[in-house]
RNA sequence: CCGGCGGGUCGGGCGGCCGCCCCCGCGCUUUCUUGCGAAAGCAAGAGCGGGGGAGGAAAGUCCGGGCAGGACAGGGCGCGGUGAUGGCUAACAGCCACCCGGAGUAAUCCGCGGGAAAGUGCCACAGAAAAUACACAGCCUUCGGGCAAUGGUGAAAAGGUGCGGUAAGAGCGCACCGCGGUUCUGGCGACAGAAUCGGCACGGCAAACCCCACCGCCUGCAAGACCAAGUAUGCCGGUAUGCUCUGCCCGAGCGUUAACUCGGCGGGUAGGUUGCUUGAGGCUCUCGGCAACGGGAGUCCCAGAGAAAUGGUCGCUUAUUACAGAACCCGGCUUAUAGACCCACCGGACAA
Numbered sequence: 001c002c003g004g005c006g007g008g009u010c011g012g013g014c015g016g017c018c019g020c021c022c023c024c025g026c027g028c029u030u031u032c033u034u035g036c037g038a039a040a041g042c043a044a045g046a047g048c049g050g051g052g053g054a055g056g057a058a059a060g061u062c063c064g065g066g067c068a069g070g071a072c073a074g075g076g077c078g079c080g081g082u083g084a085u086g087g088c089u090a091a092c093a094g095c096c097a098c099c100c101g102g103a104g105u106a107a108u109c110c111g112c113g114g115g116a117a118a119g120u121g122c123c124a125c126a127g128a129a130a131a132u133a134c135a136c137a138g139c140c141u142u143c144g145g146g147c148a149a150u151g152g153u154g155a156a157a158a159g160g161u162g163c164g165g166u167a168a169g170a171g172c173g174c175a176c177c178g179c180g181g182u183u184c185u186g187g188c189g190a191c192a193g194a195a196u197c198g199g200c201a202c203g204g205c206a207a208a209c210c211c212c213a214c215c216g217c218c219u220g221c222a223a224g225a226c227c228a229a230g231u232a233u234g235c236c237g238g239u240a241u242g243c244u245c246u247g248c249c250c251g252a253g254c255g256u257u258a259a260c261u262c263g264g265c266g267g268g269u270a271g272g273u274u275g276c277u278u279g280a281g282g283c284u285c286u287c288g289g290c291a292a293c294g295g296g297a298g299u300c301c302c303a304g305a306g307a308a309a310u311g312g313u314c315g316c317u318u319a320u321u322a323c324a325g326a327a328c329c330c331g332g333c334u335u336a337u338a339g340a341c342c343c344a345c346c347g348g349a350c351a352a
Base pairs, nucleotide, nucleotide: 001348002347003346004345006343007342008341009340010339012317013316014315015314016313017312018311020053021052022051023050024049025048026047031046032045033044034043035042036041055323059334060333062332063331064330065329066328067220068219069218070217079216080215081214082213083212085097086096087095088094099113100111101110102109103108114211115210119209120208121205122204123203136151137150138147139146140145159177160176161175162174163173164172178200179198180197181196182195183194184193185192186191224274225273226272227271233266234265235264236263237262238260239259240256241255242254243253244252245251281300282299283298284297285296286295287294288293
């Protein structure tokens, strides 16, 4: 320098003018408005000053947790999820490290990676046969039978290659490779290596049922809590009124709810307040760890709206800025993303 591979940071900047949301302060002899009040004054707004104001994905809502309400003695069944090993974490289907298998010269990447010797089931087409080998063509034959080497099919065909052996063959025998058992060594472990034994011990599918281990209640901030207007509405009482005791008065009982600017209580609609943002928080340094991550010290406060604010315009610049807009919060995953910059590593070429 060319090609590749993995990761990180940013994702417009500065200035002028005019605006929007939230918080704090001022002013109060009141510059103005509104409400309450007899007034003093109190509260809110305008005004003035200061501070803060979207993202790396705020998205999809796919996992996990906090928080809230409901349910719940304990155990079991059922249902759902996860699935090599060790660690991290509040937790996870996440992350880190490592193992095994596969791809690549390599850096590196990919893997829904437990069990098929508990049982049941399935394996299209082709093929003789898809798993108790009832063997199509074929080989051999003493014609009783023996065989699975060769052919062909398929994703997959009963260990592979070679030599010996045989009537023809065959792990029938042997060597190497593969496979399984045992022992030893290394490793926390998955696993790896070595030795030795076994002639091979019965294909694949569990993203088929199933078995094993572990985990799992349901619903989501429109959760939930508080205050609470009406000539909306429920209950109680008073007044009024009807019937009965009783012809009348008082009283009692049973009713009516038509009437009342009547009194009290409750639920609760509109509306308001809260939940609401200080949090498994950010940054810097440091210690432990390969790392994920954890401990310590210092420092900072960084949206909180409620039909929903962060915008418009002009100038300069490398310059129309990609994907895209918070709605209870946090950790992940996935998807979208113009462009700019940085770092580690691998292969090749050239130069010293």
Model confidence (mean pLDDT): 76 of 100. Predicted 3D model of a 352-nucleotide RNA (Bacterial RNase P class A) from a Sedimentisphaerales bacterium. The model forms 92% of the base pairs in the Rfam consensus. Rfam family: Bacterial RNase P class A. Rfam classes the family as a ribozyme. The organism belongs to Sedimentisphaerales, within Bacteria.